[in-house]
Source information
This is a predicted structure of a 495-nucleotide part of an RNA (large-subunit ribosomal RNA, domain I) from an uncultured Pelagibacteraceae bacterium. Rfam family: Bacterial large subunit ribosomal RNA. Model confidence (mean pLDDT): 80 of 100. It was read from a public genome assembly.
Context: one part of a larger RNA
């Protein structure tokens, strides 16, 4: 030095676990905001770094209800208190709620600076003072009447919002094996607006010689008919089976909305809740053995190992004040105003229709034009006739449908700490970037801290040896298990 064995170190794989995630189901809700939101800054505790809560009334105040012995959050300790005169805690309703932020008295480099007016208890006080729209009142020019304008008052708006929805405006990569019509796609990103859904909606619709009877969504029709450099591709409808169904209004015994009264219903925290003993092993019994019991409860979780009968629960029952919510009836108030002309049609140019201008109907409309009035008009895929069918140019309308920032309950041939959310932990934190933005790592002692009194070595708040605790300390906080790489020591063999 090599190979092997034994025993350590380092390291943190693996196994087991789960506080956290992921996907979905059923209900609920879809809010909020000038009565100042969402989101923040700064404060707030006896002690206080972070989080949580709260707001100078500041881990809190009041009332009502529940509950019944401890409590002063995570988060230990010390101190000081509080509580059966019912605390802490839970629910409902109130009060307070600094400063910034739509931010709104003016300004501003957000959480700051500087005002004015009125009132008063004179203070570090209270209230008011943005803009726009609408309405009303008072005023009021050139300019006589008037109008513009001005002032004041009242009401409303503004901002936020995950997806879903409607409208506006609208790409490219890509595919066509290149590329230009085409496709991607009316998609993405953007803008505006609304609601818990939105939109659509009661035939100037379809059909075809029989008829159907608003809209929406699903299945089928059907990858059919079509369309298409007839390439790539795009792609219906009628009919039919379902889900859900609802029709109304334009001067009235109407509809809608709001408010009020009366009645009814549901709803909180919460509460009730059966039944086991002995013995064995063990640190510990829920295990094993023996013998019982309950079950409208043998879902699940916890307890020193695996518990129907130990605890929390589960099944089944019970309960709820004030305020508020919902529904119904009644009353009042407000709003809605008459059957639809610069419309239909036509020409030109575009767009939408599955349909790329095509034989191109139908729908929308930028420009130019321009009817009829039920003895009329539109449609039935150029167009004409016949026939059939409907009545445009006014308005409203629940349900079936879409989604999930969020709440409750539950489920999983979903993950189990390099997985599952980026985040099981001080996580959108630390850190990086001027900024937009990017963005981690990091879980496990033990049943219980019983977390090692005391002694010793030592420069020692390091580290270690005894002692002690514990079932275990090679479970000692760098703490479950503790693989491999790498490595120390001892030893056998070979060299």
């Nucleotide at each position: 030095g090599g190979c092997g064995u034994g025993u350590g170190g380092c390291g943190g794989a693996u196994g087991c676990c789960u506080u956290g995630g992921c996907a979905c189901u059923g209900a609920a809700a879809g809010c909020c905001g000038a009565u100042g939101a969402a989101g923040g800054a700064c404060g707030u505790g006896a002690u206080a770094u972070a989080c949580u809560g709260c707001g100078a009334a500041a881990a809190g105040u009041u009332u009502c209800g529940g509950g019944g012995a401890g409590c002063u959050g995570u988060a230990u300790g010390u101190a000081a208190g509080u509580u059966u005169u019912g605390a802490u805690c839970c629910g409902a309703a109130a009060a307070u709620u600094u400063c910034c932020g739509a931010a709104u008295g003016g300004g501003g480099a957000a959480a700051c600076c500087c005002a004015c007016c009125a009132c008063u208890u004179u203070a570090u006080g209270u209230g008011g003072u943005a803009c726009u729209u609408u309405a009303a009142a008072c005023u009021g020019a050139a300019u006589a009447a008037a109008u513009a304008g001005g002032u004041u008052u009242a009401a409303a708006g503004a901002g936020a919002u995950a997806a879903c929805c409607u409208g506006g405006a609208g790409a490219a990569c890509u595919g066509a094996a290149a590329c230009a019509u085409c496709u991607a796609a009316g998609u993405a990103a953007c803008c505006a607006g609304a609601g818990g859904a939105a939109a659509a909606g009661a035939a100037a619709u379809c059909a075809a010689u029989u008829g159907a009877g608003a809209u929406u969504c699903c299945g089928u029709u059907a990858g059919u008919a079509g369309u298409g450099g007839c390439g790539a591709g795009c792609g219906a409808a009628a009919a039919u089976g379902g889900a859900a169904c609802a029709g109304g209004c334009c001067a009235g015994c109407a509809a809608u909305u709001u408010u009020g009264u009366u009645a009814a219903a549901a709803a909180a925290a919460u509460u009730u809740g059966a039944a086991u003993a002995g013995u064995u092993u063990g640190g510990a019994a829920a295990u094993g053995c023996u013998a019982a019991c309950c079950a409208a409860a043998g879902a699940g979780g916890g307890u020193g190992a695996u518990a129907g009968u130990c605890c929390c629960g589960u099944a089944u029952g019970a309960g709820u004040a004030a305020u508020g919510u919902u529904u119904a009836a009644c009353a009042a108030a407000a709003u809605u105003c008459u059957u639809g002309a610069g419309u239909a049609a036509a020409g030109c140019g575009g767009g939408a229709c599955a349909c790329g201008u095509g034989a191109a109907a139908u729908c929308c409309u930028g420009c130019u034009c321009g009817a009829a009035u039920a003895u009329a008009g539109g449609g039935g895929g150029a167009c004409c006739a016949c026939c059939c069918u409907c009545u445009a140019a006014g308005c409203c309308u629940a349900a079936a449908u879409a989604c999930u920032c969020u709440u409750c309950a539950g489920u999983g041939a979903c993950c189990g700490a390099u997985a599952g959310u980026g985040a099981a932990c001080u996580a959108g934190u630390a850190c990086c970037g001027u900024g937009a933005g990017g963005g981690a790592a990091a879980g496990g002692u033990g049943a219980a801290a019983a977390g090692a009194a005391c002694c010793c070595c030592u420069a020692u708040u390091a580290g270690g040896g005894g002692a002690g605790u514990g079932a275990a300390a090679u479970a000692g906080a760098a703490c479950c298990u503790g693989a491999a790489a790498c490595u120390g020591c001892a030893u056998g063999c070979c060299u």